[in-house]
RNA sequence: GAAACUGGCAAACCGGUCGUGAGGCCGGGACGCAAAACCAUGGGUCUCUUGCUGAAAGAGAUCGCCAGGUUGCCGAA
Numbered sequence: 001g002a003a004a005c006u007g008g009c010a011a012a013c014c015g016g017u018c019g020u021g022a023g024g025c026c027g028g029g030a031c032g033c034a035a036a037a038c039c040a041u042g043g044g045u046c047u048c049u050u051g052c053u054g055a056a057a058g059a060g061a062u063c064g065c066c067a068g069g070u071u072g073c074c075g076a077a
Base pairs, nucleotide, nucleotide: 001074008033009032013028014027015026016025017024018023031064037070038069039068041067042066043065044062045061046060047059048058049057050056
């Protein structure tokens, strides 16, 4: 991140499955993505439990919410 090249990933929704749940995984499917690869480090949002005088606390989810870290393909300025 300009023109391209090899390609890559896969939203919603549907089916199956796991989970109390947020949600995850597998298959179908493409809304899109130059990191839509990986990481839960800081925020945000969501779930569960405790508390209730409330404020909070704990455990979890989300990386395709933002930032950050690590790594990768092509290669003009």
c-di-GMP-I riboswitch aptamer from a marine sediment metagenome, 77 nucleotides, folded computationally. Its Rfam family is "c-di-GMP-I riboswitch aptamer". Rfam's curators write: GEMM was predicted in a large-scale screen for bacterial structured RNA regulatory elements. Model confidence (mean pLDDT): 87 of 100. RNAcentral holds the sequence, with entries from MGnify.